[in-house]
RNA sequence: GGGUCGGUAGCUCAGGGGGAGAGCACAACGCUGAAGACGUUGGAGUCGAGGGUUCGAAUCCCUCCCGACCCA
Numbered sequence: 001g002g003g004u005c006g007g008u009a010g011c012u013c014a015g016g017g018g019g020a021g022a023g024c025a026c027a028a029c030g031c032u033g034a035a036g037a038c039g040u041u042g043g044a045g046u047c048g049a050g051g052g053u054u055c056g057a058a059u060c061c062c063u064c065c066c067g068a069c070c071c072a
Stems, first nucleotide, its partner, number of pairs: 001071007010024004018055001026042005048064005
């Protein structure tokens, strides 16, 4: 330098045009002598950045940034 894959909640990840989600973690409450476990409820996201297409973009297109691997 070229190619492939990936970047979404604190962590691990799903979602591939129209509702942003799950598990774990965290907080409050219940339970307990207390804690753990369990139950209920809740908070937390500029969906890596910018631009384009579209009535509408996390999702499609372009450029760039970061990471892993392959080729040279």
Description
The RNA shown here (transfer RNA) has 72 nucleotides and comes from a Nanobdellota archaeon. The same sequence occurs in records of 2 taxa. The organism belongs to Nanobdellota, within Archaea.